RNA sequence: UCGUUAUCACGAAAGCUGGAGGGAAUAGACCCGUUGAAAGCUUAGCAACCCUUUGCCAAAAGAAGGUGCUACAUUCUAUCCCGAUAAAUCGGGAGCAGAUAACCC
Numbered sequence: 001u002c003g004u005u006a007u008c009a010c011g012a013a014a015g016c017u018g019g020a021g022g023g024a025a026u027a028g029a030c031c032c033g034u035u036g037a038a039a040g041c042u043u044a045g046c047a048a049c050c051c052u053u054u055g056c057c058a059a060a061a062g063a064a065g066g067u068g069c070u071a072c073a074u075u076c077u078a079u080c081c082c083g084a085u086a087a088a089u090c091g092g093g094a095g096c097a098g099a100u101a102a103c104c105c
Base pairs, nucleotide, nucleotide: 003103004102005101006100007099008098013043014042015041016040017039021032022031023030026078027077028076029075044070045069046068049066050065051062052061053060054059074097079094080093081092082091083090084089
């Protein structure tokens, strides 16, 4: 890097450095940001994929370790379908794309 499977509900921030961007990418919208963005470090926390313990093998409990995460939220629209509406538009579903984990080449 490719692929397979599962999930994308809920939850959880302070400090230091840094100094203008950020919410994945393109376009538009919306929003956050010099009352300090990204990034890095420290500490703390959340979750429970791997994991640990028990087990009647269904499951239950846990958090030492490997990852991950800690504004709003996979933010919305983009492709297709359905419904509502006079229309603008609104609601729902699927897909695409993406994120994370485990496995695989």
A computed fold for a 105-nucleotide RNA, annotated as SAM riboswitch aptamer (S box leader). Its mean pLDDT, the model's own confidence on a scale to 100, is 80. The sequence was found by an Rfam model in a public genome assembly.